[in-house]
């Protein structure tokens, strides 16, 4: 972008088209081919007329646009229809002639003279019927005979021999008939070139190829026959198979092309399927014959009839394709002299939106931007000038009337330039009325693709062309709104092309993405060096012929316009033909030499075949020493060994492989080659530049060569070693390790023919920067030699320009620029499989698909992350060390259980003494039981009643909340009516509430990687790009800290520093602190006056900065070490926590979308649960005790807290505490005894004077209230436990450990939790190893990123598909047998009117009937081939 469409939805009008694409499947009925009476004969009919009548008719002529039959002529082979066959001289396109042509044109000749028949018809018959036989007699433009005979035809060149029809008319003519002769038309044959797909079809052909003869045709021909000869097609694809009418064109497309061949035109072919021929000018003939055969159909059962792929219509299959109309009015055909007749050709009309084109459905105003709909941030937006309203207008369709043009010719009249006739069909256009009146939709709105909200739904429904949407907020399902493109049509579906450079002629590729044969040799083909002459095949130029019309494309021009139609050009890119060129390819012929090849002399080499040796190792044999292990491995064991091993020594023996040399070093085509020597032998290189004279370069097919392993025969066998055995490891180890050890591996002969047969790079040529190495010649330099330099040819590498490439690479040994040849690809899976075929002893090689499935598969490179990768590097990460957990009672927190309930959260580290800084009641929560409210316990506002409430009293019910009832007044102004404030009883409305849900809708805050040292940015360099650099390297840090290099150069977020706290001093100030020196005073006490000196307090300030010195180190950065200092390298310690990471936590702090709920999921009371207990797990608290516990005297802190509040002193009580009280909103007083420590003194190793659970009993404090369910006292009691398995945790100095003290919640209630100071250690100076981090680097099939990818059997269900005994069925051809019809041939006793003969009879000539033969369709058989379907069962594939 298209289509002969289909199908959903919908549908106003008209123009021009266009429609059975499937069953070339069957067909009822009608119609599609007739005509001519001016070619005949004879009946009927109507008119007319003459006779005759017995008036009924009879016999006769004549007209006739009258009927039907019937002999004659022409036509029916034309017109229509379809596409089955056909891969073909079919068709296209150019040539050719060995030929024919009815009617038609034009030329020239003829048309004379006889005969017999026979239909119709009338008569007799047969048959259901279709027909059909016998006799009689008839006609012609029907049949035949004789004459005439060239300009025809044979010809032996003399000749032979070959027609005919007539009618019409008064009549001329004029139609006609005969024979030539040429046109024109249209046919028939032959040719060169084109013309689909298959090599899993490679050979096929016997009339086949030629010839010669005769025969046949309209005509050349194996066209058929007979004979000879043995050809003939083929890899440029014969033969077969599949598919299929071509062709003008028509989709498409820049365009090469691809793909198609409907209408319309040209050509073939077909006619129910198979076969013949006849007739004719033409046929093997759609609506004609015969015969076979299916098949329908009448039948009297004897037999007969049919052919819609002609318009119309039925039926059937089907996604699907129309009317059983009108008409000869044009056009066009057939007949006829002509009227005419016939024409389902055509013209028309009718039905389909099928398709293309056009036209409407209204147009203008109109903003309270109405109502209604949707959305909303509640303001408004938006549908939307859209409507309503006011003006207009008349297209379509409706309705009235008129109406040109399609016609003109024939024909008729009349004589003439004339008049008349003719329309099936449909309307062009003009009028007449009426009124916006009767005319819009379908598909879309995630991307791509132009156009989004909203509700519902919630992986369901459902969508989807690709990518994908849908698991509670879907711009993607459904609906609404609302937009955007389209429009009487929208959309799906199919199908072509197209985009696809994605089969790449234009115009692809092959190192790694798919793809170069394993390598040589060469056939056929392709391709080819310099140079002269000629040709003229290609090729270029010119001229002509042809390329039908139509279509396409242009101008004009008809329908109002377009679709559509007409006219003219212009192409049709093509073939033939002829000229001219002669570069260039190609032929021919000549000549050269630089390509190749040859000579000649030199050289290097694991080239390659063969024989011969040789040492070292190694195994085994024999002796000899020796005497218990030996081997093996992480570690063992199996094995060997006292019958003497392993070790050592000597001698013998055997097969194998050849250490160093040795190397990105050498040779060969690959494959491969490595001990020395001989033979024998293939390549290369270099110099000479001496010979031929392009011999040249690849190479389909072929052929040779061709690692390992394997195979066959026959040897060989030392070690090594598949299979196997037996020892380990393991969960198992059919493995990796170890002891054993068969084939094997080795030789000889054959055979396989494949590897990651790799440079994953085919072969030759020529060209294009360079530097540097190694190996082999040869030359210059140097008097010579040699050593270096240098230059040159060859063969091996490494970097690396410009070029290439997706990069990665490659880069004169190209993956560069070219050229010539081969080989090979065209998405993964199936599958290198299955079938076919072939080779091979086998195993298998090689050629080698397709269903089916998935949207990937794959490169190369990038950033992560990951690794039982490597490098560096850090951490209480390991080690060293000290003290725990885990065992034991208790306390707490979680699970589990259990309940009416045991409210909810937190779940690895980074939940569990967590949220909870403290549940009897309250707290408290959709926890539970039960009992009362409902605008509500908490907020605002409307509205309506109201004095009832509000306050402060009483009164019953009740467990309480509440619910009923009563009593007093009170605010402000007041005109005393009442208003207004505030108020709530009641009522309604709005609305209030909700620790109800979703942390995966959020905010905010919060863990945790981590106080890890990282994350980023601009510019700017590099890469197509992802990104990269910087941020890497060397050093250094605690640190991306800092320095030095550096295509980077700054730069921010971190890190340090700013900040607090602590350690030193130094100032200022000096009360509630402090007290040295004066003074006063006390039993003592800073108690006092008073001082500021010191402690301390709390304001400033100083100090530390690698700053000095030494070394180290790059003259750095920095480290090490000293020194002075109170403090040394960050002094200690806290606050501080990048980018991000875990959908991490938390909707029950708090906010908040959305959902849910509203006499309840809200409020509120009582009483109970949250505390429940077989049981597990964390975190703790107290022990187990002598470095200990009991006493009883004694010493020294910090931070704190204190008014609903800390409380001294003092009585009282064992004690918790009680009482009474001073002080004190605090540097004042009070909580307050600090405790471990120190001295004395007891216990002496035990379940204890250790431990301290558990119960009893008496008692205290708080509270409204200590049963469930509080602390503490004080007597009694006195469990468990005597240092804790696997495991595991914290700590690196004022630190673990250890000891008390405070505070916060809080009435009460702490072994938690947050702070505090007291006492006060060991150890380690490593980095192997665990666990985590960080940096550079490697490798990845992973990116949800190793908790990742991912394999393969089992097991179920399903899909194609191979194999399969078989079965079934179709095609195509072959061999036999039968053999219709029919041509042709022979035969024809049997029958014949025309011609000759004969008087007659009769014969002859020439025929038919019929027989026979040959050939032959259909059928029968019989073996093979080739498709396709099917099968128990089986493989192996794909999905789930």
């Nucleotide at each position: 972008a298209a289509u002969g469409a289909a199908c959903g939805u919908u549908g106003g009008c008209g123009g021009c088209g266009u429609g059975g694409a499937u069953u070339a499947g069957g067909c009822a009925u009608g119609c599609a081919a007739g005509u001519c009476g001016a070619g005949c004969g004879a009946c009927g009919c109507a008119c007319u007329u003459g006779c005759c009548u017995u008036c009924g008719g009879g016999c006769g002529g004549g007209u006739g646009a009258c009927g039907g039959a019937g002999a004659a002529g022409c036509u029916a082979a034309a017109g229509g229809g379809a596409g089955a066959g056909u891969a073909a001289c079919g068709c296209g396109u150019g040539g050719a002639u060995a030929u024919g042509u009815a009617c038609c044109c034009u030329c020239g000749g003829a048309u004379c003279u006889g005969g017999g028949a026979u239909a119709g018809c009338g008569u007799c018959g047969g048959g259901a019927a279709a027909c059909u036989g016998g006799c009689g007699g008839u006609a012609a433009u029907a049949c035949c005979g004789g004459a005439u005979a060239a300009u025809g035809u044979c010809u032996u060149c003399g000749g032979a021999u070959c027609a005919a029809a007539g009618g019409u008319g008064u009549g001329a003519u004029u139609c006609g008939u005969c024979u030539g002769a040429g046109g024109a038309u249209g046919a028939g044959u032959c040719c060169g070139c084109g013309u689909c797909c298959u090599a899993u079809u490679a050979g096929c052909u016997u009339g086949u190829u030629g010839g010669u003869g005769g025969g046949g045709u309209a005509a050349a021909a194996g066209c058929g026959c007979a004979c000879c000869a043995a050809g003939g097609c083929u890899a440029a694809g014969a033969u077969g198979g599949g598919u299929a009418c071509c062709g003008g064109g028509u989709g498409u497309g820049a365009g090469a092309g691809c793909a198609u061949g409907g209408c319309c035109c040209g050509g073939c072919u077909c006619a129910c399927u198979g076969g013949g021929a006849c007739u004719g000018a033409g046929a093997c003939a759609c609506u004609g014959c015969c015969c076979a055969g299916a098949c329908a159909c009448c039948u009297a059962c004897g037999g007969g009839u049919g052919g819609c792929u002609g318009c119309a219509g039925u039926c059937g299959a089907g996604a699907a394709u129309c009317u059983u109309c009108c008409g000869c009015a044009a056009u066009g055909g057939g007949c006829g002299a002509a009227a005419g007749c016939c024409u389902g050709a055509c013209g028309g009309a009718g039905c389909g939106a099928c398709g293309c084109c056009g036209c409407g459905u209204g147009c203008g105003g109109g903003a309270u931007g109405a109502a209604g709909g949707c959305c909303u941030u509640c303001g408004g937006g938006u549908u939307g000038u859209a409507a309503a309203c006011c003006g207009c207008u008349g297209u379509c369709a409706g309705u009235u009337g008129g109406g040109a043009g399609g016609a003109a010719a024939u024909g008729c009249u009349a004589u003439c330039u004339g008049g008349u006739u003719u329309g099936a069909c449909a309307u062009a256009u003009c009028c007449u009325c009426a009124g916006a009146g009767g005319a819009a939709g379908g598909a879309c709105g995630g991307g791509c693709u132009a156009a989004g909200u909203u509700c519902g739904u919630g992986c369901c429904a459902g969508c989807a062309g690709c990518c994908g949407c849908g698991g509670u907020a879907a711009g993607a399902c459904g609906a609404a709104c609302c937009g955007g493109a389209c429009g009487a049509a929208c959309g799906u579906u199919a199908u072509u092309c197209g985009g696809a450079a994605u089969c790449a002629c234009u115009g692809g590729g092959c190192u790694u993405a798919a793809a170069g044969a394993g390598u040589g040799c060469g056939u056929a083909g392709g391709c080819g060096g310099c140079u002269u002459u000629g040709u003229a095949g290609g090729u270029g130029a010119g001229g002509u012929g042809u390329g039908a019309a139509a279509u396409c494309c242009c101008a004009c021009g008809g329908c109002u316009c377009a679709a559509c139609c007409g006219u003219g050009g212009a192409a049709c890119u093509g073939c033939g033909c002829u000229u001219c060129a002669a570069a260039c390819c190609g032929c021919a012929a000549g000549a050269c030499u630089u390509g190749a090849g040859g000579g000649a002399g030199a050289c290097a080499g694991g080239g390659g075949u063969a024989a011969g040796c040789g040492g070292a190792a190694c195994u085994g044999a024999u002796g000899g020493u020796g005497g218990a292990g030996c081997g093996g491995u992480g570690a063992a064991a199996u094995g060997c060994g006292u019958u003497g091993a392993u070790a050592u020594c000597a001698u013998c023996a055997g097969g194998a492989a050849c250490a160093c040399c040795g190397g990105u070093g050498g040779c060969g085509a690959a494959g491969g080659c490595g001990g020395c020597u001989c033979a024998c032998u293939g390549g290369g290189u270099c110099u000479c530049u001496u010979c031929u004279g392009a011999c040249g370069c690849u190479g389909a097919g072929g052929u040779a060569c061709g690692a390992a392993a394997g195979c066959u025969a026959g040897g060989g066998u030392a070690g090594c070693g598949a299979a196997c055995g037996g020892g380990a490891u393991u969960a198992g180890a059919u493995a990796c390790c170890c002891c054993g050890g068969u084939a094997g591996u080795c030789c000889u002969a054959g055979c396989u023919g494949u590897a990651a047969a790799c440079g994953a790079u085919g072969a030759g040529c020529a060209c294009u920067a360079g530097u540097u190495c190694g190996g082999g010649g040869g030359g210059a330099c140097u008097u010579c030699c040699a050593c270096a330099u240098c230059c040159u040819c060859c063969c091996g590498g490494a970097c690396g320009u410009a070029g290439c490439g997706a990069a990665a690479g490659u880069g004169u040994u190209a993956a560069g620029u070219g050229c010539u040849c081969c080989g090979c690809c065209u998405g993964g899976g199936g599958a290198g499989u299955a079938u076919g075929g072939u080779c091979u002893c086998a195993a298998g090689g090689c050629u080698g698909a397709a269903a089916c499935u998935c949207a990937a598969a794959g490169g190369a490179a990038u950033u992560g992350a990951c690794g039982g990768g490597g490098g560096c590097u850090c951490a209480c990460a390991c080690a060293a060390g000290c003290g725990g957990u885990g065992g034991a009672g208790g306390a707490u927190g979680u699970g589990g259980c259990u309940u009416a309930a045991u409210u909810c959260g937190a779940g690895g580290c980074u939940a569990c003494g967590c949220g909870a800084a403290g549940a009897a009641c309250c707290u408290u929560a959709u926890c539970c039981u039960g009992g009362g409210c409902u605008u509500g316990a908490c907020a605002u506002g409307c509205a309506c009643g109201g004095a009832u409430u509000c306050c402060g009293g009483c009164g019953g019910g009740g467990a309480a909340a509440c619910c009923c009832g009563u009593c007093g007044u009170g605010c402000c102004c007041u005109u005393c009516g009442g208003u207004g404030a505030g108020c709530u009883c009641u009522u309604g409305c709005a609305c209030a509430g909700g620790u109800g849900c979703u942390g995966c809708a959020u905010g905010g805050c919060u863990g945790u990687c981590g106080u890890c040292a990282g994350c980023u940015c601009g510019u700017g360099u590099c890469g197509u790009g992802a990104g990269a650099u910087g941020u890497c390297g060397g050093g250094u840090u605690a640190a991306g800290u800092c320095c030095c290099u550096u295509a980077a150069c700054g730069a921010g977020c971190g890190a340090a520093a700013c900040c607090c706290u602590u350690g030193u001093c130094c100032u200022u100030a000096g009360u509630u602190g402090c007290c040295a020196g004066c003074g006063g005073g006390u039993a003592a006490u800073g108690c006092c006056g008073g001082g500021g000196a010191c402690u301390c307090u709390a304001g400033g300030g100083a100090g530390a900065c690698u700053g000095c010195c030494g070394g180290u180190g790059u003259u750095a950065a920095a480290c090490c070490g000293g020194a002075g200092g109170a403090a040394g390298g960050u002094g200690g310690g806290g606050a501080u926590g990048a980018c991000g990471u875990c959908a991490a936590g938390u909707c029950c702090u708090c906010a908040u979308g959305g959902c849910c709920u509203u006499u309840a999921u809200g409020a509120u009371c009582a009483g109970g649960g949250c505390u429940g207990c077989a049981c597990a797990c964390g975190u703790c608290c107290u022990a187990c005790a002598a470095u200990g516990g009991c006493g009883c005297g004694u010493a020294c802190a910090g931070a704190g807290g204190g008014a609903c509040g800390c409380a001294a002193a003092c009585c009282c009580g064992c004690g918790a505490g009680g009482g009474u009280a001073a002080g004190c909103a605090a540097a004042u007083c009070c909580c307050a005894a600090a405790a471990a420590g120190c001295g004395c003194g007891c216990c002496u190793c035990a379940g204890u004077u250790c431990g301290g659970a558990u119960u009893g009993c008496a008692g205290g404090c708080u509270g409204c209230a200590a049963c469930u369910c509080g602390c503490c006292u004080g007597c009694a009691u006195g469990a468990a436990g005597c240092c804790g398995g696997a495991a595991u945790c914290g700590c690196u100095a004022g630190u673990a450990a250890u000891c008390g003290c405070a505070g916060g919640u809080c009435a009460g209630c702490a072994u938690a939790c947050u702070g505090c100071g007291g006492u006060g250690a060991a150890u380690g100076u490593g980095u192997u190893c665990c666990u985590g981090a960080g940096c550079c680097u490697u490798g990845u099939a992973c990116a949800c990123a190793c908790c990742g990818c991912c394999c393969g059997u089992c097991a179920a269900g399903c899909c194609a598909c191979g194999g399969g005994a078989g079965c079934g069925g179709g095609g195509a051809a072959c061999g036999c047998c039968c053999g219709a019809a029919g041509u042709c041939g022979c035969c024809g006793a049997g029958c014949u009117a025309a011609c000759c003969c004969u008087a007659c009879c009769g014969g002859g000539a020439a025929g038919c009937a019929g027989g026979c033969g040959c050939c032959g369709a259909a059928g029968g058989u019989g073996a093979g081939u080739u498709c396709c379907g099917u099968g128990a069962u089986u493989g192996g594939g794909a999905c789930u």

Small-subunit ribosomal RNA from an uncultured prokaryote, 1440 nucleotides, folded computationally. The sequence is in RNAcentral, with records from ENA. It matches the Rfam family "Bacterial small subunit ribosomal RNA". Gene Ontology terms of the family: ribosome and structural constituent of ribosome.